[in-house]
RNA sequence: CGGGUAGUGGCUCAGCUUGGUAGAGCGCACGGUUCGGGACCGUGAGGUCGUGGGUUCAAAUCCCGCCUACCCGA
Numbered sequence: 001c002g003g004g005u006a007g008u009g010g011c012u013c014a015g016c017u018u019g020g021u022a023g024a025g026c027g028c029a030c031g032g033u034u035c036g037g038g039a040c041c042g043u044g045a046g047g048u049c050g051u052g053g054g055u056u057c058a059a060a061u062c063c064c065g066c067c068u069a070c071c072c073g074a
Stems, first nucleotide, its partner, number of pairs: 001073007010026004020057001028044005050066005
């Protein structure tokens, strides 16, 4: 320098192909249960989807630039 993959709650990921209400598990808070804890059950908070633009009535999703990590090549 060229090519590829990935970036979404605290963590691990799904959702993108086919644009239309942002989700799951774990974790966290509160309550129940227990002598107490764990486990279990219930409820709840927590994200404007790496970043800046574009297209569109509407973008996590499509298009372009940039950043970061990893892989391959030179």
Description:
The RNA shown here (transfer RNA) has 74 nucleotides and comes from an Acidimicrobiales bacterium. The coordinates come from a structure-prediction model, not an experiment, and the mean pLDDT is 83. The RNAcentral record of the sequence draws on ENA. Its Rfam family is "tRNA". By type it is a transfer RNA. From the family's description: Transfer RNA (tRNA) molecules are approximately 80 nucleotides in length. The source organism's lineage runs through Bacteria, Bacillati, Actinomycetota, Acidimicrobiia and Acidimicrobiales. RNAcentral records the identical sequence in 2 taxa.